[in-house]
Predicted 3D model of RNase P RNA and transfer RNA as a complex of 394 nucleotides. Rfam match: Bacterial RNase P class A. By type it is a ribozyme. The prediction has a mean pLDDT of 76.
RNA sequence: AGCAGACCAGAUAAUCGCGGCCUAAGGGCUGAGGAAAGUCCGGGCUCCGAAGGACAGGGUGCUGGGUAACUCCCAGUGGAGGCGACUCUAAGGAAAGUGCAACAGAGAUAUACCGCCGGUCAUACCGGCAAGGGUGAAAAGGCGAGGUAAGAGCUCACCGCCGGCAGGGCGAUCUGCCGGGCAAUGUAAACCCCGCCCGGAGCAACACCGGAAUGAGGCAGGCUGUCCGUCUUAUGUCUCGAACAGGUGGCUUGAGCCAUACAGCAAUGUAUGGUCCAGACAGAUGAUUAUCCAAUACAGAACCCGGCUUACAGGUCUGCU
RNA sequence: GGCCCCAUCGUCUAGUGGUCCAGGACAUCACUCUUUCAAGGUGAAGACACGGGUUCGAUUCCCGUUGGGGCCG
Repeated sequence: AGCAGACCAGAUAAUCGCGGCCUAAGGGCUGAGGAAAGUCCGGGCUCCGAAGGACAGGGUGCUGGGUAACUCCCAGUGGAGGCGACUCUAAGGAAAGUGCAACAGAGAUAUACCGCCGGUCAUACCGGCAAGGGUGAAAAGGCGAGGUAAGAGCUCACCGCCGGCAGGGCGAUCUGCCGGGCAAUGUAAACCCCGCCCGGAGCAACACCGGAAUGAGGCAGGCUGUCCGUCUUAUGUCUCGAACAGGUGGCUUGAGCCAUACAGCAAUGUAUGGUCCAGACAGAUGAUUAUCCAAUACAGAACCCGGCUUACAGGUCUGCU
Repeated sequence: GGCCCCAUCGUCUAGUGGUCCAGGACAUCACUCUUUCAAGGUGAAGACACGGGUUCGAUUCCCGUUGGGGCCG
């Protein structure tokens, strides 16, 4: 000068104030985050009759493993970038089919413009060639030698590609050997094909209590895309109108957190022990003072959990180039 | 809190992989016309919300962010 990983997110005390729980009272205990955010994935839970089949639609895509599950994580393989530590990677199929490839260029999946070579009636025409030039993001493997009228995998060595065999690896794949002169480009985050996965809705779900209201009209179907299939005639369902916008549950003991040991490269799992850590419903965390201090950012729960992504002052530690 | 939708000149919009200058209308500005204003005519300026990726090429396809809007007993 960089690379990777982990962590902290002011501390203590006093006073006042707020939410929740306990208490007869006094009072006591407890009270936001690494992202609580975006709502991008996955799951629990609840309801839709059961959650069945087919189609549509959507998601996903190297290999192996982890997990309740995943568009997640870990370990590897290939590719790309970097001197390096390391980072990134939607990475199946283009020999199933279709589409697209603007402009430029002779030609965009096909060719001969300038050229090179040969012939003739020679500033032209005919034939051969694709090495060189030019266009383009992309033009029928690269480079060297031989060969030829000029050329060309036409032939050969090396490299690349394709196929086969052997060996290592669970596998992606790697290494070696042999063979083929090379099969005709790219794009699938274009349609599509193949494999795998997905029923829908969401705590304002849903259940109960109380109050008010218990009116009018429409429909025959419902199963939250369609069909099959299936369940039902039940104050079923839709619209309008009116009234109230109250209370309780769901609501926090959970794939929880901490420590140790073991298995594993790791993600993670198992066992033992300890521990309870917000639960509101107009919605609570704040203010002041003192001390320490270099010193504060991004930001605040609303059913819960596992991830991803994004925002973030200042600082600490470890390993490496 | 949850579930959806949208973003193109100042405003309303077309465009859905190509180079056709991202087109049009209203508005703005300049000139012209008129004694003057308006209307008319001519011309000009003006935009793909932001950041990455796929692709030869992105307003368009994919991902993320930002902003705005709608619905719920």